[in-house]
Molecule: transfer RNA
Organism: Fimbriimonas ginsengisoli
RNA sequence: GCCGCUGUAGCUCAGUGGUAGAGCAAUCGCCUCGUAAGCGAUAGGUCACGAGUUCGAGUCUCGUCAGCGGCUCCA
Numbered sequence: 001g002c003c004g005c006u007g008u009a010g011c012u013c014a015g016u017g018g019u020a021g022a023g024c025a026a027u028c029g030c031c032u033c034g035u036a037a038g039c040g041a042u043a044g045g046u047c048a049c050g051a052g053u054u055c056g057a058g059u060c061u062c063g064u065c066a067g068c069g070g071c072u073c074c075a
Stems, first nucleotide, its partner, number of pairs: 001071007010024004018055001026042005048064005
């Protein structure tokens, strides 16, 4: 330099154009002599960034950035 994949909650990940979700973690409560476990509830999001298409974009298109992998060249 070229190609591909990935980027969504604190973490791991779903979500194939029509209300942004789950598990774990966090907070509060129930239970217990107490803790853990278990049960219930609550909170937590600039869907990496910018633009485009569309009535409508996390999803499609383009660009940028970051991470990972492969290839090539030089040393």